[in-house]
RNA sequence: GCCCAUGUGGCUCAGUGGUAGAGCACUCCCUUGGUAAGGGAGAGGUCGUGAGUCCGAUUCUCACCAUGGGCACCA
Numbered sequence: 001g002c003c004c005a006u007g008u009g010g011c012u013c014a015g016u017g018g019u020a021g022a023g024c025a026c027u028c029c030c031u032u033g034g035u036a037a038g039g040g041a042g043a044g045g046u047c048g049u050g051a052g053u054c055c056g057a058u059u060c061u062c063a064c065c066a067u068g069g070g071c072a073c074c075a
Base pairs, nucleotide, nucleotide: 001071002070003069004068005067006066007065010024011023012022013021018055026042027041028040029039030038048064049063050062051061052060
């Protein structure tokens, strides 16, 4: 330098062209003599950045950035 994959709550990951969910974690309540476990409720996300297409983009397209992998080149 080229190619491929990934980028979504704090963490690990789903998801779909019609303004997004799960598990764990966190907060509160119930339960217990107390803790854990269990049950209930709640908060938390510019969907990597920018642009384009579209009535509408987290989803499609392009560029860039980051991470990982592969290939090539120079020394």
Transfer RNA from a Ferrovaceae bacterium, 75 nucleotides, folded computationally. Its Rfam family is "tRNA".